[in-house]
Background:
Predicted 3D model of a 103-nucleotide RNA (SAH (S-adenosyl-L-homocysteine) riboswitch aptamer). The prediction has a mean pLDDT of 75. It was read from a public genome assembly, where an Rfam model found it.

RNA sequence: UCUUCCGAGGAGCGCUGCGAGAUUUUUCAAAAUCCCAGGCUCGGAAGGCGUGGCAAAGGGCAUCCUGCCCAAUGCCCCAAGGUUCCAACCGCGCUCGCCUGAU
Numbered sequence: 001u002c003u004u005c006c007g008a009g010g011a012g013c014g015c016u017g018c019g020a021g022a023u024u025u026u027u028c029a030a031a032a033u034c035c036c037a038g039g040c041u042c043g044g045a046a047g048g049c050g051u052g053g054c055a056a057a058g059g060g061c062a063u064c065c066u067g068c069c070c071a072a073u074g075c076c077c078c079a080a081g082g083u084u085c086c087a088a089c090c091g092c093g094c095u096c097g098c099c100u101g102a103u
Stems, first nucleotide, its partner, number of pairs: 001048009010096006018039001021034005038089001052076004058070004
């Protein structure tokens, strides 16, 4: 950094339908139908890619000393405790919940 899954961002109903997805057609440019308003952010898990660090079979260079370079591959993790704090957002309409204020 990317992909998939899970969790959180209070809950529900209705409407529209962009992207993505599915199906069909296709003159290969696309079109139609279905579905569709957590597709965003944060956190967790697994995996891929990239970079870096450590170790390293083996190989090369050098040859007072003792080193230098390349490198298959492996690892970069797990658990517990204490304290403190706690996001920002999400088309339209409606209902509820929570907080604050007024009457």